The RNA shown here (c-di-GMP-I riboswitch aptamer) has 77 nucleotides and comes from a Mollicutes bacterium.
The organism belongs to Mollicutes, within Bacteria.
Its mean pLDDT, the model's own confidence on a scale to 100, is 83.
[in-house]
RNA sequence: AAAUGAUAAAGCCAAACCCGGGGCGACCCGGCGACGGAAAACCAUGGAUCUCUAUCUAGAGACAGCCGGUUGCCAUU
Numbered sequence: 001a002a003a004u005g006a007u008a009a010a011g012c013c014a015a016a017c018c019c020g021g022g023g024c025g026a027c028c029c030g031g032c033g034a035c036g037g038a039a040a041a042c043c044a045u046g047g048a049u050c051u052c053u054a055u056c057u058a059g060a061g062a063c064a065g066c067c068g069g070u071u072g073c074c075a076u077u
Stems, first nucleotide, its partner, number of pairs: 002077004012037002018031005035065001041070003046067002049062005
């Protein structure tokens, strides 16, 4: 440096539901919780999906735990 790996070790993150709050909405924040994850870390200037407004040309937004990009821990080979 590369490949492989949730059936190693030490750890990490936290789905859905529910409660409180914010937003027109997608959704987001906090708590509970744990479905799962070898990147469930970061990136919205790529694609997909979703929401709102439409003069139906389009514009604004959401989401990375959808694909994608960037970076990283440990072990083995």